[in-house]
RNA sequence: UGAGCGGUCCGGACAGCCGCCGCCCGACGUAGCCUUGGCGAAGUCGGGGGGAGGAAAGUCCGGGCUCCGCAGAGCAGGAGGGUUGCUAACGGCAACCGAGGGCGACCUCAGGGAAAGUGGCACAGAAAACAAACCGCCUCAGUUUAUCGAGGUAAGGGUGAAAAGGUGCGGCAAGAGCGCACCGCGAGUCCUGGUGACAGGGCCGGCAGGCUAAACCCCCUCCGGAGCAAGGCCAAAUAGGAGUCCAGGCGCUGCUCGCGCCGACAGAAGUCAAAGACUCGGGUAGGCUGCUUGAGCCUGCCGGCAACGGCAGGCCUAGACGAAUGGCUGUCAUUCCGUGGCGACACGGGAAACAAGACCCGGCUUACAGGGCCGCUCAUCAG
RNA sequence: GGGGCGUUGGUGUAGUCCGGUCAACACAUCUGAUUGCCGAUCAGAAGAUCACGGGUUCGAAUCCCGUACGCCCCG
Numbered sequence: 001u002g003a004g005c006g007g008u009c010c011g012g013a014c015a016g017c018c019g020c021c022g023c024c025c026g027a028c029g030u031a032g033c034c035u036u037g038g039c040g041a042a043g044u045c046g047g048g049g050g051g052a053g054g055a056a057a058g059u060c061c062g063g064g065c066u067c068c069g070c071a072g073a074g075c076a077g078g079a080g081g082g083u084u085g086c087u088a089a090c091g092g093c094a095a096c097c098g099a100g101g102g103c104g105a106c107c108u109c110a111g112g113g114a115a116a117g118u119g120g121c122a123c124a125g126a127a128a129a130c131a132a133a134c135c136g137c138c139u140c141a142g143u144u145u146a147u148c149g150a151g152g153u154a155a156g157g158g159u160g161a162a163a164a165g166g167u168g169c170g171g172c173a174a175g176a177g178c179g180c181a182c183c184g185c186g187a188g189u190c191c192u193g194g195u196g197a198c199a200g201g202g203c204c205g206g207c208a209g210g211c212u213a214a215a216c217c218c219c220c221u222c223c224g225g226a227g228c229a230a231g232g233c234c235a236a237a238u239a240g241g242a243g244u245c246c247a248g249g250c251g252c253u254g255c256u257c258g259c260g261c262c263g264a265c266a267g268a269a270g271u272c273a274a275a276g277a278c279u280c281g282g283g284u285a286g287g288c289u290g291c292u293u294g295a296g297c298c299u300g301c302c303g304g305c306a307a308c309g310g311c312a313g314g315c316c317u318a319g320a321c322g323a324a325u326g327g328c329u330g331u332c333a334u335u336c337c338g339u340g341g342c343g344a345c346a347c348g349g350g351a352a353a354c355a356a357g358a359c360c361c362g363g364c365u366u367a368c369a370g371g372g373c374c375g376c377u378c379a380u381c382a383g
Numbered sequence: 384g385g386g387g388c389g390u391u392g393g394u395g396u397a398g399u400c401c402g403g404u405c406a407a408c409a410c411a412u413c414u415g416a417u418u419g420c421c422g423a424u425c426a427g428a429a430g431a432u433c434a435c436g437g438g439u440u441c442g443a444a445u446c447c448c449g450u451a452c453g454c455c456c457c458g
Base pairs, nucleotide, nucleotide: 001379002378003377004376005375006374007373008372009371010370012332013331014330015329016328017327018326020051021050023048024047025046026045027044028043032039033038034037053354057365058364060363061362062361063360064359065227066226067225068224077223078222079221080220081219082096083095084094085093086092097111098109099108100107101106112218113217117216118215119212120211121210134157135156136153137152138151139150140149165183166182167181168180169179170178184207185205186204188203189202190201191200192199193198231289232288233287234286241280242279243278244277245276248262249261250260251259252258296315297314298313299312300311301310302309303308334351335350336349337348338347339346340345384457385456386455387454388453389452390451393410394409395408396407403441412428413427414426415425416424434450435449436448437447438446
């Protein structure tokens, strides 16, 4: 210098003007209230302070919170599945192991079980699985040299994505783990190292018999349901529900209330009750709450390879309910184009994304103009 | 907030469950025949990377994961 790998951060700044949404303070003040000059819903004016994101998104996982359900266990169903750790939890993250890819930095992996069972493997091919003889090779018998029949053989050919480990030597009629050496393999077994996945080594086994579980299935682990329209509180009008009262008169007491007595039906006991009045409870509209102080953020130190955890100090950072953050101008910064200049640069013109809270939080995934920083790898050149 | 589906020539669909030879059908389009001409009819042809990106598998429209877009249902 070029090509790349991994990580991390930002995602315009400042000023002016006009606007938007909550909160707080002050003044005025309608309705209303009372102790009659004060308090004051609403509203108006003034001031102060605050106001979206790295993904607020998709709603794909997990948790908090709330209500309902619940003796225990199992079945069904769903999800996860290398190991160890982190965490409130997770399908997330970290480190490591194994397999595959890359010269490398590094990347990818649904990464338990195919010797528990069942199924599938088109076409081609003799055969697609308790394996198999089409060609070839070999032996035997018949026989007209040709050819045919019986048998052996998985070394060679051919088919296919895939055909019962590879190389060499021996062996054999020809062959073959048939025997041996080395390499490979392992439902074995022992030793060593490691918390573990696993790794290394010794012994044993002639090799155990293809692929497929993102086919059924088996094994292990986890899972109660619903969601802030959860839930709690206050509570109008209308309708409906329940209860009480309800002829009239007199007295205490002038009125109201209450109590007592007389009294309608037939004397008592008791009964009837439409409309109306009053009271009560449920509950709707509506309002308040839940609501933002939280597994919170920042800085420093400590422990840990890391994810993360601990301690100390500091900070308070939207809380609306059809839903607020916008627009214009100027300067600067970034970048592109044109002109001039050896160049620093000057002048003129343009560009700047994805997208926005709705109970909260941890992740994942996806979108994103442009830019900064850190570490590492490979190639080339120069010293 | 909760749940369920779909995407295949220009159009409408089948095939997907249970993976397998060159993805099928109808209409539309094009060419030829027939007709004086058109239509109808007859014969033939072209046209699909099965929404997109990955994965599993010898092999994927089909199985699995993610994404995009669209539709429906419930409170």
Two RNAs folded together computationally: RNase P RNA and transfer RNA, 458 nucleotides in total. Rfam match: Bacterial RNase P class A. By type it is a ribozyme. Its mean pLDDT, the model's own confidence on a scale to 100, is 75.